[in-house]
RNA sequence: GGAGUCGGCCAGACAGCCGCUGUAUUUUCGAAUACGGAGGAAAGUCCGGGCUCCACAGGGCAGGGUGCCAGGUAACGCCUGGGCGGCGCGAGCCGACGGAAAGUGCAGCAGAAAGGAUACCGCCGAUGGCUCUCUUCGGGGAGAACAGGUAAGGGUGAAAUGGUGCGGUAAGAGCGCACCGCGCCGGUGGCAACACUUGGCGGCAAGGUAAACCCCACCCGGAGCAAGACCAAAUAGGGGAACGAUGGUGUGGCCCGCACCGUUCCCGGGUAGGUCGCUACAGGUGUCCGGUGACGGACAUCGCAGAUGAAUGGCUGUCCACGACAGAACCCGGCUUACGGCCGGCUCCCUCU
Numbered sequence: 001g002g003a004g005u006c007g008g009c010c011a012g013a014c015a016g017c018c019g020c021u022g023u024a025u026u027u028u029c030g031a032a033u034a035c036g037g038a039g040g041a042a043a044g045u046c047c048g049g050g051c052u053c054c055a056c057a058g059g060g061c062a063g064g065g066u067g068c069c070a071g072g073u074a075a076c077g078c079c080u081g082g083g084c085g086g087c088g089c090g091a092g093c094c095g096a097c098g099g100a101a102a103g104u105g106c107a108g109c110a111g112a113a114a115g116g117a118u119a120c121c122g123c124c125g126a127u128g129g130c131u132c133u134c135u136u137c138g139g140g141g142a143g144a145a146c147a148g149g150u151a152a153g154g155g156u157g158a159a160a161u162g163g164u165g166c167g168g169u170a171a172g173a174g175c176g177c178a179c180c181g182c183g184c185c186g187g188u189g190g191c192a193a194c195a196c197u198u199g200g201c202g203g204c205a206a207g208g209u210a211a212a213c214c215c216c217a218c219c220c221g222g223a224g225c226a227a228g229a230c231c232a233a234a235u236a237g238g239g240g241a242a243c244g245a246u247g248g249u250g251u252g253g254c255c256c257g258c259a260c261c262g263u264u265c266c267c268g269g270g271u272a273g274g275u276c277g278c279u280a281c282a283g284g285u286g287u288c289c290g291g292u293g294a295c296g297g298a299c300a301u302c303g304c305a306g307a308u309g310a311a312u313g314g315c316u317g318u319c320c321a322c323g324a325c326a327g328a329a330c331c332c333g334g335c336u337u338a339c340g341g342c343c344g345g346c347u348c349c350c351u352c353u
Base pairs, nucleotide, nucleotide: 001349002348003347004346005345006344007343008342009341010340012319013318014317015316016315017314018313020037021036022035023034024033025032026031039325043336044335046334047333048332049331050330051224052223053222054221063220064219065218066217067216068082069081070080071079072078083097084095085094086093087092098215099214103213104212105209106208120154121153122150123149124148127147128146130143131142132141133140134139162180163179164178165177166176167175181204182202183201184200185199186197187196188195189194228276229275230274231273238267239266240265241264242263243262247261248260249259250258251257281303283302284301285300286299287298288297289296290295320323
């Protein structure tokens, strides 16, 4: 100098003027003054929790989720540390990483055969048969490869039933043996996952696929701040009490009769509207202590948006490295996605001294 990898930080600055909005105080009720006023992702709404109502959410079924081990946490599918596997020269990164010996299913093309498999080219001629030949008639020799044996070698495939060597054989084969590998048991280390093994046993495996059904273990009730609580006009309808019933209207020629209609108060209902929920918290910052770490504890200190047509803006000036992605709506912890810049640790390569 280049390439890479991991982590941290910032999110234009300052001043003036004019606005918007929340709270507090004052108030002549008009307003004034003071202070506060978006983010690291406020986003996607993908997980987890708080809070609220439904039964203080218990049992069963269905359904869904998670899935190496230990820890952290309110909880998690998150985080930390570790194990195993994979990638990278390396720093480092990635992994739904339980069970395929409970059962069912699936596997294109190629290939003989894809699962308690099989024999295409090969190899063999032990055994039975065939042909030729010799014969002392018991049988021997040669040939071909019909039956048969075999899985060394070749070939197909992502994958073909451990590897190398020696023995063995008709040819072969864990068929036998040695070494390597593998499995089980034991031992040692570790909380564990797991690792190691100088020990013993077994010739050695019924391969792959479970983000296929399934099995096993654990977890999950539903709906969501338009949750929900309170106050409460108007209107419609409902219930009760008191009063009136000699009333009114209709029917009818009239009466009886029949049908319909009240006034006041209360209950109740819960629309418009209003208040709460609403922002003080698993809260921020600093120091110390414990822990490898996530994190926990103690002390000190700070108060940091809360709207509801919904504020957080505009203009001017100066300066610089010239400003990306982006706007809260009940709250919090994560994950993911979008995005400008600065700094540092570490790794590899090149060059110079």